[in-house]
Small-subunit ribosomal RNA, central domain from an uncultured bacterium, 349 nucleotides, folded computationally.

Context: one part of a larger RNA
RNA sequence: UUGGGUUUAAAGGGUGCGUAGGCGGGAUUGUAAGUCAGUGGUGAAAUACCCGGGCUUAACCUGGGGGCUGCCAUUGAAACUGCGGUUCUUGAGUUUAGUUGAUGUUGGCGGAAUGUGUCAUGUAGCGGUGAAAUGCAUAGAUAUGACACAGAACACCGAUAGCGAAGGCAGCUGACAAAACUAUUACUGACGCUGAUGCACGAAAGCGUGGGGAUCAAACAGGAUUAGAUACCCUGGUAGUCCACGCCGUAAACGAUGAUCACUAGUUGUUGCAAUGCUCGUCAUUGCAGCAAUACAGUUAACACAUUAAGUGUGCCGCCUGGGGAGUACGGUCGCAAGAUUAAAACUC
Numbered sequence: 001u002u003g004g005g006u007u008u009a010a011a012g013g014g015u016g017c018g019u020a021g022g023c024g025g026g027a028u029u030g031u032a033a034g035u036c037a038g039u040g041g042u043g044a045a046a047u048a049c050c051c052g053g054g055c056u057u058a059a060c061c062u063g064g065g066g067g068c069u070g071c072c073a074u075u076g077a078a079a080c081u082g083c084g085g086u087u088c089u090u091g092a093g094u095u096u097a098g099u100u101g102a103u104g105u106u107g108g109c110g111g112a113a114u115g116u117g118u119c120a121u122g123u124a125g126c127g128g129u130g131a132a133a134u135g136c137a138u139a140g141a142u143a144u145g146a147c148a149c150a151g152a153a154c155a156c157c158g159a160u161a162g163c164g165a166a167g168g169c170a171g172c173u174g175a176c177a178a179a180a181c182u183a184u185u186a187c188u189g190a191c192g193c194u195g196a197u198g199c200a201c202g203a204a205a206g207c208g209u210g211g212g213g214a215u216c217a218a219a220c221a222g223g224a225u226u227a228g229a230u231a232c233c234c235u236g237g238u239a240g241u242c243c244a245c246g247c248c249g250u251a252a253a254c255g256a257u258g259a260u261c262a263c264u265a266g267u268u269g270u271u272g273c274a275a276u277g278c279u280c281g282u283c284a285u286u287g288c289a290g291c292a293a294u295a296c297a298g299u300u301a302a303c304a305c306a307u308u309a310a311g312u313g314u315g316c317c318g319c320c321u322g323g324g325g326a327g328u329a330c331g332g333u334c335g336c337a338a339g340a341u342u343a344a345a346a347c348u349c
Base pairs, nucleotide, nucleotide: 004320005319006318008302012317014201015200016199017198021194022193023192025088026087027086028085029084030083031082033081034080035077036076037075038074039073040072041071042070049065050064051063052062053061054060091191092188093187094186096183097182098181099180100179103177104176105175106174107173108172109171110154114150115149116148117147118146119145120144121143125136126135162169163168206247207246208245209244210243211242216240220236221235222234223233258316261313262312263311266294267293268292269291270290271289272288273287274286275285276284277283278281298305299304322349323348324347331342332341333340334339
C1' cells in the first nucleotide's frame, strides 16, 4: 500500500463550530479538462518473451516477429465527471402564528433542617457501638420552649418523565438570551454533508488571588477492633466543599456504539404539538417529532441488536494491527504547579 476491522475480543476523537480537502438534488444548453475512438510520430540497441538457425548438446552466439502496457501531436464522439449559462423545488434555510421544557445567564424572595449565641424550664446524665471507650456534662449538658444570626442544600410533586452538542440541568419568581417541535401560507433557490490543522465549551478533584465558612470531610489526633490495624467502626478535625475572577483540560467524559442521508414486517406504553370524530372525556383515531418495552426478516463468535440497527446501501472523518516493556523514556508543545498532549526502542514471552 492492498485488504480486514472498530458495543463487549486491539480499535469511535469528551462535545460542538468550522478552514483546507473529499463528496454532493432535478431539467436543459454550451464547452471539451478528465474519459472514449481513429490516425501520425516517438518509445535506441542489448536484455526479457515467441518462432527459427549455428558450435555433437547446453551455456553461449545469432536471424525474424511481437511487445515496450508510456509520452507527444492531430481528427472526432459527448453518455458520465468537471467547467460556464439558463431554469426547477423535493435537500437546506428564512418568514408568519402558536406550543413545550430541572436549556443558559443574572437579580429578588421563601420555608424545613443543621450549627452557633442569648434567655427560660429543668436535673444527671448525654452521645456513641456488635460491645465499648475517647468526647460532651453540676462552671448545669442532653431534652423542651422563645428570640436572633450564619452558611449551604432545595423534602413532597418526581416518573425506565422532560431539556441540553456534550459536560450537565430541580424551591418560587422577575429580566435577558437560546433551542426544539407543530400548523400554515409566502420567500431564497442546492445556499448541502463531512471535516485534517484550528477555535470554543468541557464533571469531580487540583492550582492562583480575594471573600465566605453552617454541614460534611481527604490529611491529622484520639478511642476501639486486631497477632498487628498506618484500615473498616466511633469521637473530633484542617484543606476542600460555597462565591467572584483566572488557570487546569482530564473521567467507566459510557449507549464502552462518530456525524449525515436513504431504504427495510409487526405490537404495546409514554411525552410535545396538530388534525379529525363523537358519547365532550385531560376520551378515541390519525399525522409529525421525541423517549421507552417487546419481537420477524436480516446481522452477530455468542450475548444480543433489530425503523433510535449492531440490518441493507452512500460519500466523509477518527482510530486498531500479539501480550508485557508503556500510554512509559527522550525530545517538542502547553501549564504557576500538579501534570496534560504528542509518543518510541532495547529487552522479554